Predicted 3D model of a 1530-nucleotide RNA (small-subunit ribosomal RNA) from an uncultured bacterium. RNAcentral holds the sequence, with entries from ENA.

RNA sequence: AGAGUUUGAUCAUGGCUCAGAACGAACGCUGGCGGCGUGGAUUAGGCAUGCAAGUCGAGCGAGAACCGUUUUCUAGGCAACUAGAGACGGGGACAGCGGCGAAAGGGUGAGUAACGUAUGGAUAACCUACCCCCCUGUCGGGGAUAACUUCGGGAAACUGAAGCUAAUACCCGAUAGGCUCGGAAUCUCGCCUGGGGUUUCGAGUAAAGAUAGCCUCUCAUUGAAGCUUUCGCAGGAGGAGGGGUCCAUAUCCUAUCAGCUAGUUGGUGAGGUAAUGGCUCACCAAGGCAUUGACGGGUAGCCGACCUUAGCGGGUGACCGGCCACACUGGAACUGAGACACUGUCCAGACUCCUACGGGAGGCUGCAGUCGAGAAUCUUCCGCAAUGGGCGAAAGCCUGACGGAGCGACGCCGCGUGUGGGACUGAAGGCCUUCGGGUUGUAAACCACUGUCACAGGUUAAGAAACGUACGGGGGUGAAGAGCUUCCGUGCUUGACAAAAGCCUGAGAGGAGGCCACGGCUAACUUCGUGCCAGCAGCCGCGGUAAGACGAAGGUGGCGAGCGUUGUUCGGAAUCACUGGGCAUAAAGGGCGCGUAGGCGGUCCCUUAAGUCGGAUGUGAAAGCCCCCGGCCCAACCGGGGAACUGCGUCCGAUACUGAGGGACUUGAGGGUCGGAGAGGUGCAUGGAAUUCCUGGUGGAGCGGUGAAAUGCGUUGAUAUCAGGAGGAACACCGGAGGCGAAGGCGAUGCACUGGCCGAUCUCUGACGCUGAGGCGCGAAAGCCAGGGGAGCAAACGGGAUUAGAUACCCCGGUAGUCCACGCUGUAAACGGUGUGCACUAGGUGUGGGAGGUAUCGACCCCUUCCGUGCCGGCGCAAACGCAAUAAGUGCACCGCCUGGGGAGUACGGCCGCAAGGUUGAAACUCAAAGGAAUUGACGGGGGCCCGCACAAGCGGUGGAGGAUGUGGUUUAAUUCGAUGCAACGCGAAGAACCUUACCUGGGCUUGAACAGCCGGAUGAUCCUUUGGAAACAGAGGGUGCCCGCAAGGGCGAUCCGGCAGAGGUGCUGCAUGGCUGUCGUCAGCUCGUGUCGUGAGAUGUUGGGUUAAGUCCCGCAACGAGCGCAACCCUUGUUGUUAGUUACCAACGCGUCAUGGCGGGGACUCUAACGAGACCGCCGGUGAUAAACCGGAGGAAGGUGGGGAUGACGUCAAGUCCUCAUGGCCCUUACGUCCAGGGCUACACACGUCCUACAAUGGUCGGGACAACGGGCUGCCAAGCCGCGAGGCUGAGCCAAUCCCUAAAACCCGGUCUCAGUUCAGAUUGCAGUCUGCAACUCGACUGCAUGAAGCUGGAAUCGCUAGUAAUCGCGGAUCAGAAUGCCGCGGUGAAUACGUUCCCGGGCCUUGUACACACCGCCCGUCACACCACGAAAGUUGGUUGUUCCAGAAGUCGCUGCAGGAACCCGCAAGGGGCCGAGGCGCCGAAGGAAUGGCUAGUAAUUGGGGUGAAGUCGUAACAAGGUAGCC
Repeated sequence: AGAGUUUGAUCAUGGCUCAGAACGAACGCUGGCGGCGUGGAUUAGGCAUGCAAGUCGAGCGAGAACCGUUUUCUAGGCAACUAGAGACGGGGACAGCGGCGAAAGGGUGAGUAACGUAUGGAUAACCUACCCCCCUGUCGGGGAUAACUUCGGGAAACUGAAGCUAAUACCCGAUAGGCUCGGAAUCUCGCCUGGGGUUUCGAGUAAAGAUAGCCUCUCAUUGAAGCUUUCGCAGGAGGAGGGGUCCAUAUCCUAUCAGCUAGUUGGUGAGGUAAUGGCUCACCAAGGCAUUGACGGGUAGCCGACCUUAGCGGGUGACCGGCCACACUGGAACUGAGACACUGUCCAGACUCCUACGGGAGGCUGCAGUCGAGAAUCUUCCGCAAUGGGCGAAAGCCUGACGGAGCGACGCCGCGUGUGGGACUGAAGGCCUUCGGGUUGUAAACCACUGUCACAGGUUAAGAAACGUACGGGGGUGAAGAGCUUCCGUGCUUGACAAAAGCCUGAGAGGAGGCCACGGCUAACUUCGUGCCAGCAGCCGCGGUAAGACGAAGGUGGCGAGCGUUGUUCGGAAUCACUGGGCAUAAAGGGCGCGUAGGCGGUCCCUUAAGUCGGAUGUGAAAGCCCCCGGCCCAACCGGGGAACUGCGUCCGAUACUGAGGGACUUGAGGGUCGGAGAGGUGCAUGGAAUUCCUGGUGGAGCGGUGAAAUGCGUUGAUAUCAGGAGGAACACCGGAGGCGAAGGCGAUGCACUGGCCGAUCUCUGACGCUGAGGCGCGAAAGCCAGGGGAGCAAACGGGAUUAGAUACCCCGGUAGUCCACGCUGUAAACGGUGUGCACUAGGUGUGGGAGGUAUCGACCCCUUCCGUGCCGGCGCAAACGCAAUAAGUGCACCGCCUGGGGAGUACGGCCGCAAGGUUGAAACUCAAAGGAAUUGACGGGGGCCCGCACAAGCGGUGGAGGAUGUGGUUUAAUUCGAUGCAACGCGAAGAACCUUACCUGGGCUUGAACAGCCGGAUGAUCCUUUGGAAACAGAGGGUGCCCGCAAGGGCGAUCCGGCAGAGGUGCUGCAUGGCUGUCGUCAGCUCGUGUCGUGAGAUGUUGGGUUAAGUCCCGCAACGAGCGCAACCCUUGUUGUUAGUUACCAACGCGUCAUGGCGGGGACUCUAACGAGACCGCCGGUGAUAAACCGGAGGAAGGUGGGGAUGACGUCAAGUCCUCAUGGCCCUUACGUCCAGGGCUACACACGUCCUACAAUGGUCGGGACAACGGGCUGCCAAGCCGCGAGGCUGAGCCAAUCCCUAAAACCCGGUCUCAGUUCAGAUUGCAGUCUGCAACUCGACUGCAUGAAGCUGGAAUCGCUAGUAAUCGCGGAUCAGAAUGCCGCGGUGAAUACGUUCCCGGGCCUUGUACACACCGCCCGUCACACCACGAAAGUUGGUUGUUCCAGAAGUCGCUGCAGGAACCCGCAAGGGGCCGAGGCGCCGAAGGAAUGGCUAGUAAUUGGGGUGAAGUCGUAACAAGGUAGCC
């Protein structure tokens, strides 16, 4: 730092997705050790059990156990003594009175959008126990009460009565430095109210003792009520720390929440509080808050910080720290310095428990633990040793705070699972393999070492310093050497963790490696299995028989005690853009104006100092981040220091800019004056043309309409035409890319009223300006309301056509409406798809309006300038297209709008509207795109140019008949297989009776019928004869090799048997392939290098002007060249030359024959076959651009590629062929191989293709006669002769062929006959008799003779071939082949017609255009309907939650009033009694839960219903994309 994904490709837009980091995590697989952290995020759900707040006897009374004393008593005993009781003393449990604490510590985040929190201030409006310092005191009295005892009530909890008693408990009095209040005088300060001080007068206001010691003072007998010590107590001043309250600023989403508010806002007075304050109350006033978002709804504890990020930001608020809130739910107060109180009280409610049913008890959101819910979160541990806290004088006690341990890989950090050697046997095994090998892999084995961790044994630090106590010494207090206190020294005492850490020793490589991935992104590849199945997947996407994507294995990559997955956050995402985005066409400019708030604002001067800038200072807690240093072996972790905390406050200073106040100016803006143009607006009036209608005339059969028609109109007189009249609407020409208006929009003429604009000169005001959220107004067409009007046009509707249908397009009619006037609606592709204003930035050329200059008869030109409106174009901009002074350029100001597509401009809600509807405007769900511009193609019922037997013009066919042949279909045991539009169908097949043959039936064989290797065994193999059999085959008999060696035996070769490797397969896949072939198409195209242009795909070249059969050539040109194609070179044919002359030829010469190149000979001719020549637009004329070229002509055998052939560019069709051959993979292996016999491929209701023969007289038939070429021939061609009607047979010359044979050419010509008929046409079919081939013609050959003699009389729609030696017609040859062509491949004979032309059909080429197509129009694609699923809306209702208003009732409790019985303290009183005060109870205000009524909001659910989305190949049509076949769209 980027990457993948829209396309055939490209650029840009835009969304989705990935790679990173992080986590209080969870899940899957796996798991050795340690350190440091961390661990109920869900049900603020319910909780068993234990513990979490006590302490003080030096405040007080009583006091059990226990101990001591005892001259008391009793018992035992002589006594000592023992036991019990009593007394006294010590002791101090349990409980109580009293004090302090319990408001801390600990937990949680429900509530709270708030002065709750954060930062900074204020308190002149306040409080503060314990602690520190200072000042002053601590005097004199009194009455009770718990505990306790007795008697009651109760199951219990608990409680009543009577009696006794103490205090640092309670009460009264004294004193008052001080404090408080009131009065007076005075000083001083300040910040609005005011604060502080001094003097003085008056009133009010305190207290408690305890401990230890002593005899100096007083009293005195020991001693005490005296003195002293320490701790306390009271009043006051101050401090520290802690708190209360107030203010400024900041603090989430929602406007589909826009208005809220009655204690509400303020005042006066009072109450209340520690204190300000409507905090509360009475009265008065009517305010207060809000678009800078009040009120309402939703969500949420806030911060330091944590995560992420380059940063700005975004997200989070676990652990640690600060603040707040809460403590079962709701309410309330009491006590107290402090609470409205987590382990206090009261009331109400829910829940749980106990109960004797009367009544009671409880609150883990403390530490552990339990249940529940959940994906999920630990031990009912140890200790107060340390740190801290409470109480205490202290010892000490308490402390689930805390220190530790335990559990969990939950996280971070560290360590280990060994190290070195070990390949000339790269071991075995696994996997792959092209079978050679490769890889796992120095990995292992093996050798030599080491000893971390774990294990065993041993040993020893730090956390511990104090407090205290003992002794010694010094100081203070004191009368004191007592006591107390303080300091120093010495000794003693304290460790949960801990069987820990560290160190030493021992043994032994021994106990210790997994997880994920391997198609791209993204590092890492093969085999097998599977076969759109099973499955994978973060996105793109894999899987339909060769899957690097599924599953497994081997290998590899990554990380490592972890690795993956899931979830969440930030990042990437500049994808909400402050840093740092956009709006002509991609999403996005409001339809247009006026204008409010707001934002922004010209030049100069002065003042101020709010913004801004600088300095100083306070604060910004600690921890954390960062830097440095240090401590644990390192690290994590921890300690110390620094920096930082970008913020806020205060003070001082600066004054350029902005603001504020004041003054001035004229250039912005506006006004006056003089001119000007205009479909600007409104009203009134007027006009002519045309349509229609009415009346009348003429006239007489049609008119009208269309692609063609029909409906319609017309003899009741239309159309046409003339005259007159009526009525409505619109205003031809002028008219223009012209003018005006803000936009919508505005078009005859005149008049009236009226808005805006432009120019010119001088002048005036003096910033008066720009924009503009809300708001207000205007706003095409259609539509609405009620009224008029209605000629033409014309939704709806009717009819006629078209059509498969035609609710359309076309035609004939036709109503709303269109028009006017009063209103409403408020939307448009309201578009320049471009908001408004200002300024600046090259030009050229039109046009509208004005002014000036020059010049002139003249404003006719020309020049300058201002305003408007067009075109072209440079810079610049832009994704490109394009924009370009009328910006989409460069800037400024302000407004509006956008953030993937669909759902959807829909739903709900609000507002507006008479309605139609408008405006504002979501979500669920779904997709991996949707969209823009441009590129290359392809396509178009787009355009231009041009070709082709493409059409046209012609000739002959096919389609009808019969037959042949191929195919489909059907049939069959099998009818083998393939080929299927053109480009399958007389095709593979250049030839199925057996064979072929691949198919079927049956019979056989299994290393096999053929090729070939190895091992073992047997035998003499091969061969001949014979039996069975349909044959294959099986059986029997006979008989037999080569070499060495005397022999035995061995070897070679063969056959058979067994076995191993393996043969064989016309079995599958032509969509795994090679090769070959078809086709577009013998069409003129297809490309490359370099350069140039373009961001790029690409373009250019190859386009253009000509020309050509041709991308053929010429010219031009940012192109210049080149390649594959075209052409030429090759073959053949047409003319000719040279050479050559047999088997061909024969002119001259000669011989010979009835005749014939028959012979001699010749080399002239024909011919043969080799090499040449020839034709090149070369020549002439014309056209053309002076070119290429074209037209005409000459010459020439041939003239413009002379004719024909071979030759087939880049590519397309997954075209054809695995059955020619080759070949990967798969499949079969006594069979899917192989042998044999028979059958089938030849079937036959049908359908199609290709042909043959015909339908006749341009003919048939008979007789006679003429002329070819290409070819073929030895298991061959076969002459002549003879036989046969013939097919053919017999015999046999010649020929391996320019020699002989096939070989007769036929049409044709001549003559005869037939005479228009199913015939003397046609020949199918059938019968009989034959011939030939062949082992064999039954299925199933060809041919011959005789007989038979069918359909057919020129062929519907449709369709094929051919442009010259062609079509047509006639015959001949050949391949295959034993035989078997109407097919195929060739050959020659005879030999036409027509082409005006390119509109149309088909195919093709080039250019251009449109495109939503790119498997490319056989494309794409829309809507209804049907089916399935999903989410949502509406809905009679129904069920919850929450909240407002009103009312009822009203617990506890504070406050107020009253106050029975009653009550110790104080006062009066001798007393009785009275006073004062307290006070149960009662009443009242407020008041929680509760109840009733009625609304709002919100959530769930619902018969039914509505549209939407998705889904495999459903139905109907064809709307859109091309002129999409009616241009499309709003």